[in-house]
Context: one part of a larger RNA
RNA sequence: GGAUGAACGCUGGCGGCGUGCCUAACACAUGCAAGUCGAACGGGCCUGUGCGGAAACCUAGUGAAGCGCAGGCAAGUGGCGGACGGGUGAGUAACGCGUGGAUAACCUGCCGUAUGCAGGGGGAUAACAGCCGGAAACGGCUGCUAAUACCGCAUAAGCGCACGGUGCCGCAUGGCACAGUGUGAAAAGGGAUACCGGCAUACGAUGGGUCCGCGUCCGAUUAGCCAGUUGGCGGGGUAGUGGCCCACCAAAGCGACGAUCGGUAGCCGGCCUGAGAGGGUGGACGGCCACAUUGGGACUGAGACACGGCCCAGACUCCUACGGGAGGCAGCAGUGGGGAAUAUUGCACAAUGGGGGGAACCCUGAUGCAGCAACGCCGCGUGGGUGAAGAAGUAUUUCGGUAUGUAAAGCCCUGUCAGCAGGGAAGAAGGAGACGGUACCUGACCAAGAAGCCCCGGCUAACUACGUGCCAGCAGCCGCGGUAAUACGUAGGGGGCAAGCGUUAUCC
Numbered sequence: 001g002g003a004u005g006a007a008c009g010c011u012g013g014c015g016g017c018g019u020g021c022c023u024a025a026c027a028c029a030u031g032c033a034a035g036u037c038g039a040a041c042g043g044g045c046c047u048g049u050g051c052g053g054a055a056a057c058c059u060a061g062u063g064a065a066g067c068g069c070a071g072g073c074a075a076g077u078g079g080c081g082g083a084c085g086g087g088u089g090a091g092u093a094a095c096g097c098g099u100g101g102a103u104a105a106c107c108u109g110c111c112g113u114a115u116g117c118a119g120g121g122g123g124a125u126a127a128c129a130g131c132c133g134g135a136a137a138c139g140g141c142u143g144c145u146a147a148u149a150c151c152g153c154a155u156a157a158g159c160g161c162a163c164g165g166u167g168c169c170g171c172a173u174g175g176c177a178c179a180g181u182g183u184g185a186a187a188a189g190g191g192a193u194a195c196c197g198g199c200a201u202a203c204g205a206u207g208g209g210u211c212c213g214c215g216u217c218c219g220a221u222u223a224g225c226c227a228g229u230u231g232g233c234g235g236g237g238u239a240g241u242g243g244c245c246c247a248c249c250a251a252a253g254c255g256a257c258g259a260u261c262g263g264u265a266g267c268c269g270g271c272c273u274g275a276g277a278g279g280g281u282g283g284a285c286g287g288c289c290a291c292a293u294u295g296g297g298a299c300u301g302a303g304a305c306a307c308g309g310c311c312c313a314g315a316c317u318c319c320u321a322c323g324g325g326a327g328g329c330a331g332c333a334g335u336g337g338g339g340a341a342u343a344u345u346g347c348a349c350a351a352u353g354g355g356g357g358g359a360a361c362c363c364u365g366a367u368g369c370a371g372c373a374a375c376g377c378c379g380c381g382u383g384g385g386u387g388a389a390g391a392a393g394u395a396u397u398u399c400g401g402u403a404u405g406u407a408a409a410g411c412c413c414u415g416u417c418a419g420c421a422g423g424g425a426a427g428a429a430g431g432a433g434a435c436g437g438u439a440c441c442u443g444a445c446c447a448a449g450a451a452g453c454c455c456c457g458g459c460u461a462a463c464u465a466c467g468u469g470c471c472a473g474c475a476g477c478c479g480c481g482g483u484a485a486u487a488c489g490u491a492g493g494g495g496g497c498a499a500g501c502g503u504u505a506u507c508c
Base pairs, nucleotide, nucleotide: 001508002507003506004505006504007503008502009501010500013380014379015378016377017376018375019373020372021338026336027335028334030333031332032331035080036079037078040077041076044073045072046071047070048069049068050067051066056062057061087291088290089289096216097215098214099213100212101211102210103209106208107207111204112203113202114201115200116199117198119153121151122150128143129142130141131140132139133138159184160183161182162181163180165178166177167176168175169174189196190195217263218262219261224254225253229251230250231249232248234246235245236244266288267287268286269285270281271280272279273278293314294313295312296311297310316327317326318325319324344370346369347368348367352366353364354363355362356361383413384412385411386410393404394403395402396401417449420443421442422441423440427435452497453496454495455494456493457478458477459476463492464491465490466489467488473480474479
């Protein structure tokens, strides 16, 4: 000098764009953050309407049960989605990340392309009803019922498995194609008849899994480490290779090119600095990873070992009728605590994107916006011109003057920004605008409402007076202060930067 997610002191007009718990991965009141589909299904309740017509009134209609149609509500079965999006950085020195490869060792819902197919049956169960248990959470028994829920059967072009064959090919294990024999496995309907779905197979696309080369902090005051350990054969398991797991066999494997152990740490694109080489750093944004109160486990599923799912154990909090239950903000706000320190319990789904739905639409603290904070960067303003050999005041003085100083006043203008009034968007494809009466435009008005902070001994731009008297104090280094201090304090003046200026901390 530059930089910062900064903090502190003094000061503070406006706008745009960003940024905002670096500490306790401490504990959390309250609300919201993941639902949706009636065009998969049965029932319940409500409303409207049509048919119907009991009883009553006594003939004009009102009108219960029941049946139908349309709409709505909440629960249930079922489907898809809750594996995305959002948060955090605890752990991790590792194939975690980066980069480049491999997969002749793999999977892939929704989406696209293509081919073929959807025949015929069955048994249940929630809801519901009745009864029972419990303070509650919730549960039990009996009975009824539906499906795109569940289970057989048939069919199998193509597919899987087994067996051997032929051709082509490759980087060992092998791969691809073709036909053969045996064997195995599918399906679902809905609808307003436009369409939406179902099953099988192949390919694609997308997303993932796994493996490998290289790179990736400090300590040797850590030198030896390891028993499923290293390899093999066979098996199990998996989507899949593999000591991943198991039986047996062999006795290996790693290490001064730093194993093991200990410490620290999420990694990267980037960011800061620097002429570069390098050094530092990884907040915001983007990619990957890991985690979701702590530890463990699996279930479902195309996908999880699953933040707002389940089970067990631990700690903690809450409810309880003491028998037993409930909970998990490292989602958005917000609270306590910790701290030098970090914001609103806001608005809207209008846009973009996501989930569901044929759609209308619903949901979305993602997101878009608004609020708070000079936290940062950028822009603008706090007026412009004229105005004396120069008012007053103040400071100083050699008492003559000098400085403040064209500065002020005065005169002539302008009207940014703020304020007031009127108009008023784009952002939206047919409808729909939170932002927002915002941006922007116009008008009137008035110099009005808007300047501070640090420094002035040298480094280093900027000097005098008074006070003080090694005191009080200053200080980044050198050093100032003991009676004329340009170094302390105040004043006048000056210098620098400016809605900021200084200080502290950290990095180059």

Small-subunit ribosomal RNA, 5' domain from uncultured Acetatifactor sp., 508 nucleotides, folded computationally. The full RNA is in RNAcentral, with records from SILVA.